[in-house]
RNA sequence: CAUCGCAACGGGAAUGAAGUCUCCCGCUAACCGCCUGCCGGACAACUGCCGCUGGCUGAUGACUUCUGCCAAAAC
Numbered sequence: 001c002a003u004c005g006c007a008a009c010g011g012g013a014a015u016g017a018a019g020u021c022u023c024c025c026g027c028u029a030a031c032c033g034c035c036u037g038c039c040g041g042a043c044a045a046c047u048g049c050c051g052c053u054g055g056c057u058g059a060u061g062a063c064u065u066c067u068g069c070c071a072a073a074a075c
Base pairs, nucleotide, nucleotide: 009026010025011024012023013022016066017065018064019063020062021061033056034055035054037052039051040050041049
């Protein structure tokens, strides 16, 4: 000096906040949802990739609570 492991620190896990736990990452990173098509592009070609059109679920990575939104029922 480099690599690996552990600990600490910081960040992340498709819409807000807090607590706990889990996982991932170390700025060259983790992360940035799904379905669909007489569509377009690249490709030798494709059930794949990128883009575009149309459509769908969820405020959680998981649990609990709060806030916001939607639906139904009761008073």

Predicted 3D model of a 75-nucleotide RNA (Fluoride riboswitch aptamer (crcB RNA motif)) from an Acidobacteriota bacterium. Its mean pLDDT, the model's own confidence on a scale to 100, is 79. Rfam family: Fluoride riboswitch aptamer (crcB RNA motif). Rfam links the family to the GO terms response to fluoride and positive regulation of gene expression. For this family Rfam cites "Widespread genetic switches and toxicity resistance proteins for fluoride" (Baker et al., Science, 2012). Lineage of the source: Bacteria > Pseudomonadati > Acidobacteriota.